[in-house]
RNA sequence: CCAGUCGGCCGGGCGGCCGCGGGCGCAUGCUGGAAACGGCGCGUUCGAGGAAAGUCCGGGCUCCACGCGGAUACGGCGGCGGGUAAUGCCCGCCGAGGGUAACCUCAGGGAUAGCGCCACAGAGAACAGACCGCCGGAGAGCUUCGGCUCGAAGGUAAGGGUGAAACGGUGGGGUAAGAGCCCACCGCGCCGACCGUAAGGAAGGCGGCACGGCAAGCCCCGUCGGGAGCAAGACCGAAUAGGGAUGCAGCGGCGCCGUAAGGCGUGCGAGCCCGUCCGUGGGCGUGCAUCCGGGUAGGUCGCGAGAACCAUGCGGCGACGCAUGGUCCAGAGGAAUGGUCGUCACCUCGAAAGAGGAACAGAACCCGGCUUACAGGCCGACUGGUAUU
RNA sequence: CGGAGCGUGGCGCAGCCCGGUUAGCGCACCAGUCUGGGGGACUGGGGGUCGCGAGUUCGAAUCUCGCCGCUCCGACCA
Numbered sequence: 001c002c003a004g005u006c007g008g009c010c011g012g013g014c015g016g017c018c019g020c021g022g023g024c025g026c027a028u029g030c031u032g033g034a035a036a037c038g039g040c041g042c043g044u045u046c047g048a049g050g051a052a053a054g055u056c057c058g059g060g061c062u063c064c065a066c067g068c069g070g071a072u073a074c075g076g077c078g079g080c081g082g083g084u085a086a087u088g089c090c091c092g093c094c095g096a097g098g099g100u101a102a103c104c105u106c107a108g109g110g111a112u113a114g115c116g117c118c119a120c121a122g123a124g125a126a127c128a129g130a131c132c133g134c135c136g137g138a139g140a141g142c143u144u145c146g147g148c149u150c151g152a153a154g155g156u157a158a159g160g161g162u163g164a165a166a167c168g169g170u171g172g173g174g175u176a177a178g179a180g181c182c183c184a185c186c187g188c189g190c191c192g193a194c195c196g197u198a199a200g201g202a203a204g205g206c207g208g209c210a211c212g213g214c215a216a217g218c219c220c221c222g223u224c225g226g227g228a229g230c231a232a233g234a235c236c237g238a239a240u241a242g243g244g245a246u247g248c249a250g251c252g253g254c255g256c257c258g259u260a261a262g263g264c265g266u267g268c269g270a271g272c273c274c275g276u277c278c279g280u281g282g283g284c285g286u287g288c289a290u291c292c293g294g295g296u297a298g299g300u301c302g303c304g305a306g307a308a309c310c311a312u313g314c315g316g317c318g319a320c321g322c323a324u325g326g327u328c329c330a331g332a333g334g335a336a337u338g339g340u341c342g343u344c345a346c347c348u349c350g351a352a353a354g355a356g357g358a359a360c361a362g363a364a365c366c367c368g369g370c371u372u373a374c375a376g377g378c379c380g381a382c383u384g385g386u387a388u389u
Numbered sequence: 390c391g392g393a394g395c396g397u398g399g400c401g402c403a404g405c406c407c408g409g410u411u412a413g414c415g416c417a418c419c420a421g422u423c424u425g426g427g428g429g430a431c432u433g434g435g436g437g438u439c440g441c442g443a444g445u446u447c448g449a450a451u452c453u454c455g456c457c458g459c460u461c462c463g464a465c466c467a
Stems, first nucleotide, its partner, number of pairs: 001385010012344007020047007029040004049360001053371002056369005061229004074225005079093005094108001095106004109220002114218002116214003131160002133156003139150004168186006187209001188207004194201002233301004243292007252268001253266005271284004306328001308327008346357004390463007399416004409447001418434006440456005
């Protein structure tokens, strides 16, 4: 210098003017109100993100359920150890695969618990299989008697061919041809001194080889999980409707008195509706006044000093933890969080003057992660190549 | 804000649970035949990124994960 790998950070800076939302204050002004206090106004202070997003995991918080323990069902997770409030997240390590390397990827328990599936092609697809080929040669045909041709049974998994996958690989021996049939090496399986907290690694020994794949199919094993969510929930609480209690009335019923018209008393509900009908069951059931409770609209809280942030030191390989000091940092109604000018920095066009551009996207109970989107820029560590010294 | 479900030709649907050879059905579309013509009937045909992208598998519309779009429900019980 070129090519590349990994990690971290920023997401325009400064200043002026105007505007919007929240908090606090106001001696004075205007205004509503009896007052408390509120509105306008003035001053001061704070005001989006690395993802505020998706709502995919894990928690806090709240309500409901729940005597304790276990089992089962359902759902999630799945190498080992650690971190954490917790996790499916993070760190370190192990194993497998990829890369010259830095490094990257892995839903990474179990296929000798059981069931199921493996299409098409192919002879044969799971304790398999003779289609071609190879060997073999009963027997048959021809013959110039030298032979030639056809060829049953049987053997063979070396070679060809099919397939994603064909029941170890290469070489040698061996054989009629072959075959772990035998041997060497490799692979595989079992045991395994020793090392490691563990996953796991492994000297060495034994075995001719037996054990195909799929669990992001059912399932088995281990482990975790009660349900819902701030529209959770708590407090205050109108008008109207409806519920309850009390009082009065007296429409109807009933009782009494009266020959009758009528009068008096009584919360008693006769009665009405529905189910075809019966038995029988369910619902509704006069008016007025006062009071009471639930509860709707509405208001208030929940609502931001916290698993918070910054700096320094210490422990740890690291995730992270501890100590000390400092800081206060949005919060609503779904609605605010902006505009403009100057200047500097970046990119594009242009000779210049100058012009244009600047991503993804925006809180709504909060926090820790993951995933996804993203113009442009900065820093650090490392690897390979080339050149020069 | 929170919680469920769906996406397959132009339209409406099946297939998906439990993966398999070329993804079907109806309407619509195109051509032909029957008719003097239309309609209609019959015959034949075309048309599919299975919403998108990865993964598992020999093989994915189907199984798993991540995105995109659409629909529905939740304040009450007055």
This is a predicted complex of two RNAs, RNase P RNA and transfer RNA, with 467 nucleotides together. Rfam match: Bacterial RNase P class A. Gene Ontology terms of the family: dimeric ribonuclease P complex, ribonuclease P activity and tRNA processing. Rfam describes the family as follows. Ribonuclease P (RNase P) is a ubiquitous endoribonuclease, found in archaea, bacteria and eukarya as well as chloroplasts and mitochondria. The coordinates come from a structure-prediction model, not an experiment, and the mean pLDDT is 78.